[in-house]
Predicted 3D model of a 71-nucleotide RNA (transfer RNA) from Patescibacteria group bacterium UBA3533.
It was read from a public genome assembly.
The coordinates come from a structure-prediction model, not an experiment, and the mean pLDDT is 80.
RNA sequence: UGCCUGAUCGUCUAACGGUAGGACAGCAGUUUUUGGUGCUGAAAAUCGGGGUUCGAUUCCCUGUCGGGCAG
Numbered sequence: 001u002g003c004c005u006g007a008u009c010g011u012c013u014a015a016c017g018g019u020a021g022g023a024c025a026g027c028a029g030u031u032u033u034u035g036g037u038g039c040u041g042a043a044a045a046u047c048g049g050g051g052u053u054c055g056a057u058u059c060c061c062u063g064u065c066g067g068g069c070a071g
Base pairs, nucleotide, nucleotide: 001070002069003068004067005066006065007064010024011023012022013021018054027041028040029039030038047063048062049061050060051059
């Protein structure tokens, strides 16, 4: 420099173009003499900017960052 690929709650991981869900962690409650376990509840995210569409995490363009291959 060229090509390919990836980016979603704190972490990991889902989501035929149609309400962004689950697990763990954290928080609150319940249980227990206490802790742990178990149970319940609430909160928490789509990398940035454009485009297409009635509607975009999803499709297209571009940027940033990570990974791989070639030189």